[in-house]
Predicted 3D model of a 108-nucleotide RNA (TPP riboswitch aptamer (THI element)) from Synechococcus sp. GreenBA-s.

RNA sequence: CAAAGUCACUAGGGGUGCCCGGUCGUGCCAGCGCGACCCCGGGCUGAGAUCACACCCUCCGAACCUGAUCCGGGUCAUGCCGGCGCAGGGAAGUGAGAACGAACUCCA
Numbered sequence: 001c002a003a004a005g006u007c008a009c010u011a012g013g014g015g016u017g018c019c020c021g022g023u024c025g026u027g028c029c030a031g032c033g034c035g036a037c038c039c040c041g042g043g044c045u046g047a048g049a050u051c052a053c054a055c056c057c058u059c060c061g062a063a064c065c066u067g068a069u070c071c072g073g074g075u076c077a078u079g080c081c082g083g084c085g086c087a088g089g090g091a092a093g094u095g096a097g098a099a100c101g102a103a104c105u106c107c108a
Stems, first nucleotide, its partner, number of pairs: 005100001006096005011058004017044005022037007064089003070083004
């Protein structure tokens, strides 16, 4: 002692799935299928699965979307895990800044 990491403000971007039960509707072969209710309850992963005025991400961009009704593994099941993936897209400005902090300079 630079940048970055950090914080604040403003602005913007983004996702909400799966399983079980319940209720309602509906179909029939009459105990099963389908659909709805996700502010009816429980469970799984996750920052987030709708108490959200939350959470995450914003170009140094894997938040998120596309490819994808993809491939491999695993699960009761799933966008659960991995691959795909130095693939294609994808939303930014301002201010603050103690400590840490490279090169360089100085001193011992």